[in-house]
């Protein structure tokens, strides 16, 4: 120069016009009106994991059930993440690994071969498939192989979810029918215990309006120490959506990057991705178009 690996950071910048939502401040009796800051991602998706947070359940013990599987760490925990080994896969930088046990039992094991775990062809031998050779095949008189099959072992696991809860307000038919009797109900089945005394289905009437949970947080950023690292401690600085049928946008100009077409160049025209919040938060999965940085690996070419 040319291809890759890993990791970070980025979703165009700028000026004008019009619009939207909420919070702060003044002004209005209110409708409103002046001001001032803010306003959709790296994945907001999937709803897989794991949790913070409310609710239930004298929160208990047991069986089903389920998840994890070398070792050492980190961490609120996790089936995530770091390192170490060890196996693959790649020239390499790196990438992926579902990982205890097969003598505790069952299933399964293509072709070929008589037969793949009560098996048993050809040959010679025995009193005898008794005992030895021989073919096929990775593998055959068995201590073969698999357990991302089933199981066994070891650890570890209470449900339900923001449409969870809580508090204002409204209505009503305290209608009706059937069921269970030592029964029923009690936040995944089951049994015991333990609480509570009624519940469970169906049919048919009425009311659903508000506030709040909601956004300061296992939170960002920076510098310094430990520490291979993941990730920890200290300073120091920052406040960054909280709608509610559901705002967070439209245009318009010029500049910027990338790509295509056209042209001898100047330059012209066009595109320009996956995709939008709904309690929050750490991850894992799947989609995807550029741009910029930073280490390394490799191939070539020169000195």
């Nucleotide at each position: 120069g040319a291809a890759g690996u890993u990791g970070g950071c980025u979703g165009g910048a700028c000026a004008g016009u019009c619009g939207c939502c909420g919070c702060c401040c003044g002004c209005g009796c209110a409708a409103g009106u002046g001001g001032g800051g803010g306003g959709a991602g790296g994945a907001a998706a999937g709803u897989c994991c794991g949790g913070g947070c409310u609710c239930c359940g004298c929160a208990g013990a047991g069986c089903a059930g389920g998840a994890u599987g070398a070792c050492g760490g980190c961490u609120a925990a996790c089936g995530g993440c770091c390192g170490u080994a060890c196996g693959c896969c790649g020239u390499g930088a790196g990438g992926c690994g579902a990982g205890g046990a097969a003598u505790a039992g069952g299933g399964c094991c293509a072709c070929a071969g008589a037969g793949a775990c009560g098996a048993g062809c050809g040959u010679a031998u025995u009193a005898a498939g008794u005992u030895a050779c021989g073919g096929u095949g990775a593998a055959a008189c068995g201590c073969g192989g698999u357990a991302a099959c089933c199981u066994c072992c070891a650890u570890c696991c209470g449900g339900a979810g923001c449409a969870a809860g809580a508090c204002c307000a409204a209505a009503u038919a305290g209608g009706g029918u059937a069921g269970c009797a030592a029964g029923g109900c009690g936040u995944g089945g089951c049994u015991c215990g333990c609480g509570c005394u009624g519940c469970u289905a169906c049919c048919g009437g009425g009311u659903a309006g508000g506030u709040u949970g909601c956004u300061u947080g296992a939170g960002c950023g920076u510098a310094c120490g430990a520490g291979c690292a993941a990730u920890c401690g200290u300073g120091c600085g920052c406040c960054u959506a909280g709608a509610u049928g559901a705002a967070u946008g439209a245009c318009u100009g010029u500049c910027a990057c990338g790509c295509a077409u056209c042209g001898c160049a100047a330059g012209a025209u066009g595109c320009g991705a996956c995709a939008g919040a709904a309690c929050c938060c750490g991850g894992c999965u799947u989609a995807u178009c550029g741009g910029c940085c930073a280490a390394c690996u490799u191939c070539c070419u020169u000195u």